Annotation:
Transfer RNA from a Candidatus Nanoarchaeia archaeon, 75 nucleotides, folded computationally. RNAcentral records the identical sequence in 2 taxa. Its Rfam family is "tRNA". The family's RNA type in Rfam is transfer RNA. The sequence is in RNAcentral, with records from ENA.

């Protein structure tokens, strides 16, 4: 330098193929219940410019394009 894949909550990921109604799960975190106090268990809650810019569209996490970062293969 070229090819492929990945980037979504603090962490691990789903959703992308086939655009649509409020962006989700588990763990973690906070608070309540619980307990003599912890813990387990349980309930509720907070937390996201979906890596960034631009484009297409009535509508983009999803399609197109450029860039950034990471993994891997080739040279």
């Nucleotide at each position: 330098g070229g090819g492929u894949c990945c980037g979504u909550a603090g962490c691990u990921c789903a959703g992308c193929u086939u655009g649509g109604a409020u962006a989700g799960a588990g763990c973690a975190c906070a608070a309540g219940c619980g307990u003599c106090c912890u813990a387990a268990g349980u309930u509720u809650g907070g937390g996201g410019u979906c890596g960034g810019g631009g484009g297409u569209u009535c509508a983009a996490a999803u399609c197109c394009u450029c860039c950034c970062g990471g993994a891997u293969c080739c040279g």